[in-house]
RNA sequence: GGCCCAUUCGUCUAUCGGUUAGGACGUGAGAUUUUCAUUCUCAAAAGAGCGGUUCGAUUCCGCUAUGGGCUA
Numbered sequence: 001g002g003c004c005c006a007u008u009c010g011u012c013u014a015u016c017g018g019u020u021a022g023g024a025c026g027u028g029a030g031a032u033u034u035u036c037a038u039u040c041u042c043a044a045a046a047g048a049g050c051g052g053u054u055c056g057a058u059u060c061c062g063c064u065a066u067g068g069g070c071u072a
Stems, first nucleotide, its partner, number of pairs: 001071007010025004018055001027043005048064005
């Protein structure tokens, strides 16, 4: 240099073009408890960036960025 793969809440992970992007752990608040822990309830929190296609994009396409792999 060329080719391929990946990028989603703080972390891990689901979601084959259509309602408010779901779950676990973690975090915060409350309940329970003499206190802590446990348990229960509730809440906040995410589509790498920029474009394109489409009535509609996390999903399809392109470029860029980052990481990984193969190859000369």
A computed fold for a 72-nucleotide RNA from uncultured Alloprevotella sp., annotated as transfer RNA. It was read from a public genome assembly. It matches the Rfam family "tRNA". It is annotated as a transfer RNA.